Predicted 3D model of a 523-nucleotide part of an RNA (large-subunit ribosomal RNA, domain I) from a Planctomycetota bacterium. The full RNA is in RNAcentral, with records from ENA.
Context: one part of a larger RNA
RNA sequence: GGCGCAUGGGGGAUGUCUUGGCGUCAGGAGGCUUCGAAGGGCGUGGAAGACUGCGAUAAGCCCGGGGUAGCUGUCAAACGAGCUUUGAUCCCGGGAUUCCCGAACCGUCACACGCUGAAUCCAUAGGCGUGUGUCGCGAACGCGGAGAACUGAAACAUCUCAGUACCCGCAGGAAAAGAAAGAAACCUCGAUUUCCCUAGUAGCGGCGAGCGAAAAGGAAAGAGCCCAAACCGCGGGGAUUUUCCCUGCGGGGUUGUAGGGCCUUCCACAUGGGAAAGCCAUCUGCUAGCAGAACCGUACUGGAAAGGCGGACCACAGAGGGUGACAGUCCCGUACGCGAAAGCGGCAUGGCCAACCGGAAGGUACCUGAGUAGGUCGGGCCACGUGGAAUCCCGACUGAAUCGACGGGGACCAUCCCGUAAGGCUAAAUACUCCCUGACGACCGAUAGUGAACCAGUAGGGCGACUGAAAGAUGAAAAGAACCCCUGCUAGGGGAGGGAAAAGAACCUGAAACCAUGUGCCU
Numbered sequence: 001g002g003c004g005c006a007u008g009g010g011g012g013a014u015g016u017c018u019u020g021g022c023g024u025c026a027g028g029a030g031g032c033u034u035c036g037a038a039g040g041g042c043g044u045g046g047a048a049g050a051c052u053g054c055g056a057u058a059a060g061c062c063c064g065g066g067g068u069a070g071c072u073g074u075c076a077a078a079c080g081a082g083c084u085u086u087g088a089u090c091c092c093g094g095g096a097u098u099c100c101c102g103a104a105c106c107g108u109c110a111c112a113c114g115c116u117g118a119a120u121c122c123a124u125a126g127g128c129g130u131g132u133g134u135c136g137c138g139a140a141c142g143c144g145g146a147g148a149a150c151u152g153a154a155a156c157a158u159c160u161c162a163g164u165a166c167c168c169g170c171a172g173g174a175a176a177a178g179a180a181a182g183a184a185a186c187c188u189c190g191a192u193u194u195c196c197c198u199a200g201u202a203g204c205g206g207c208g209a210g211c212g213a214a215a216a217g218g219a220a221a222g223a224g225c226c227c228a229a230a231c232c233g234c235g236g237g238g239a240u241u242u243u244c245c246c247u248g249c250g251g252g253g254u255u256g257u258a259g260g261g262c263c264u265u266c267c268a269c270a271u272g273g274g275a276a277a278g279c280c281a282u283c284u285g286c287u288a289g290c291a292g293a294a295c296c297g298u299a300c301u302g303g304a305a306a307g308g309c310g311g312a313c314c315a316c317a318g319a320g321g322g323u324g325a326c327a328g329u330c331c332c333g334u335a336c337g338c339g340a341a342a343g344c345g346g347c348a349u350g351g352c353c354a355a356c357c358g359g360a361a362g363g364u365a366c367c368u369g370a371g372u373a374g375g376u377c378g379g380g381c382c383a384c385g386u387g388g389a390a391u392c393c394c395g396a397c398u399g400a401a402u403c404g405a406c407g408g409g410g411a412c413c414a415u416c417c418c419g420u421a422a423g424g425c426u427a428a429a430u431a432c433u434c435c436c437u438g439a440c441g442a443c444c445g446a447u448a449g450u451g452a453a454c455c456a457g458u459a460g461g462g463c464g465a466c467u468g469a470a471a472g473a474u475g476a477a478a479a480g481a482a483c484c485c486c487u488g489c490u491a492g493g494g495g496a497g498g499g500a501a502a503a504g505a506a507c508c509u510g511a512a513a514c515c516a517u518g519u520g521c522c523u
Stems, first nucleotide, its partner, number of pairs: 001522009015508001016473002020444002022441007029433002031137002039101003042055003046079001049075003061095006070083003107135001109133008141172001142170004152159001156206001182189002193220004203211002224425003227369001231251009256403001258368003261364007272357002278352005283346005289338002295311004300307001312329002314318001320332003374398007384410001405420005460467002480507001483495004
């Protein structure tokens, strides 16, 4: 020096565990804010720091309810000083207080009204004031505006990725859409939305890569309405000789087998019907809680009994958790059942309440949404890339008809069929989860699972936008090692004691690398 054995050090793998995560389901809630939010700063305790709570009334003040013997939150023990059966601490509801920053308050913007008021006479612009609304924050979902590239096409340009990401605006608990100028096909259906299917079909496509419907059918849900106009009445303004024009309000009226207005004729008529808004009642939830069956023995093992043995019991409760090992009957619970002074909610039912609520025949030809529909050119969107390209939307230029009408049925024309644009509102079925409650998991178990089981968006890094960790486990119980000894009165160690065991705080288990000591063999 090598190899082996033994004993250690070192290290923190492995096993076991779980306070934390992840996911799913169901229900709730779906907003907060100038009465100052979200988020912060600084304070606040007998007590230095940190977390939590709170706000100069500062781990709290007042009232109501629940609850019962202890309490003064946590790291974190002790001490001090106190509170409490005249009911504290604690839990729930209501109220008070609530420093500074932050929309952060001054004001801005919009609308209405009033006053004032230029060039320029009237006026207008502008100015001032008052009132109302708005502004900020918030995870996803929604609608709209604007809108990539990597990528794919085995290169790349049309195309794709994708109307995606990102940015902006706005709203709601949902949003959007919505009561046919529809879909179909000669049969019919009857607003919208969502799901299944149709169907990877019909189609589109450097006919490449790829993109990709709809009707029908089956389900969920189910709900329909209001204006404008004709005509009538009232008021205001303008021009004018009569008359006309503009405008406000009320009545009327709302549709496609056309409907309505006006005129004539006839019948009927309200004690009734009628909400999707609001209020009330009943009922029923949420925000504290209450009650809740039944086991003992053991001279067995053990540190400890819930284990073994023996004998019982309850069960609408043998879900689960805890307790010194594995407990239906020890504790918390579980099944079943009960409960609210106060605050908040719900649908159903019932009640009250509004608009609104008739028909027929004949005549008349007054009305039924105009710079609209359509056209041309240029674009966009439709599954549809300009194509034979309809339908829908936008820009420019044009530009109808008025029910004997108009639009559509995928160029276009005819026939036929379907519908009635150019005004508006509308629950439910649908989407989502920052958040609350409950339940569950062939989900993870500390290099996993959230980045974060632990005082984590922390420590740290970066000028900044931003980035971003590591770190869990003594023991049943601190019983956390009194006292003695070595020593520098340090570390560490040896005794003693406690403990089932030092498991000794660098603490459960304690693998490997690596490093030693002893010993055997070989050289």
The organism belongs to Planctomycetota, within Bacteria. Rfam family: Bacterial large subunit ribosomal RNA.